[in-house]
RNA sequence: AACGAUAAAGGCAAACCCAGGGUAACCUGGGGACGCAAAGCCGUGGAUCCUUUUUUAAGGACAGCCAGGUUACCGAAA
Numbered sequence: 001a002a003c004g005a006u007a008a009a010g011g012c013a014a015a016c017c018c019a020g021g022g023u024a025a026c027c028u029g030g031g032g033a034c035g036c037a038a039a040g041c042c043g044u045g046g047a048u049c050c051u052u053u054u055u056u057a058a059g060g061a062c063a064g065c066c067a068g069g070u071u072a073c074c075g076a077a078a
Base pairs, nucleotide, nucleotide: 003075004074011036012035016031017030018029019028020027021026034064040070041069042068044067045066046065048061049060050059051058052057
């Protein structure tokens, strides 16, 4: 560098519920754990979703859909 244990230390938190925000997708906080070795960060490409009579468009959402970029803890086997 790459890889990823029934290892160790630590981390994140789906659905759902409560409060708040947003036209909406969805977001933030609290509770809660289905899962996650980048489920850390970045909307760059694609997918998906929302809004709008600029609709072969525009503006948005999603990083826990797939690529890409970037940073990082631990160290068995191969």
Predicted 3D model of a 78-nucleotide RNA (c-di-GMP-I-GGC riboswitch aptamer).